A computed fold for a 74-nucleotide RNA from Candidatus Yanofskybacteria bacterium RIFCSPHIGHO2_01_FULL_44_22, annotated as transfer RNA.
Model confidence (mean pLDDT): 81 of 100.
Rfam family: tRNA. The family's RNA type in Rfam is transfer RNA.
[in-house]
RNA sequence: GGCGCUGUCGUCUAGCGGCCCAGGACACUGCCCUUUCAAGGCGGAGAUCGUCGGUUCAAAUCCGACCAGCGCUA
Numbered sequence: 001g002g003c004g005c006u007g008u009c010g011u012c013u014a015g016c017g018g019c020c021c022a023g024g025a026c027a028c029u030g031c032c033c034u035u036u037c038a039a040g041g042c043g044g045a046g047a048u049c050g051u052c053g054g055u056u057c058a059a060a061u062c063c064g065a066c067c068a069g070c071g072c073u074a
Stems, first nucleotide, its partner, number of pairs: 001073007010026004018057001028044005050066005
C1' cells in the first nucleotide's frame, strides 16, 4: 500500500429502513425492607448510535470518504 472485520449509555450488549421517547444486564443513585450491612422490592439518571457527507417521505440500520482498533496479504 491492498483486502476484510469491528466502533451503540461508565462497562457488556440488543437492534438488520418506519413499530414511542434507541431496549436490556451490571455499575451509579432515591425510596421501601433491615438494629446495621448485604440480599430483595419499587423507582431515577445515563448513549441523537466513531466523524463528516449522501440516498430516502423516513437512517443506529443502505452508500461514500475519513478516524481509531484488530486481522490477512504484498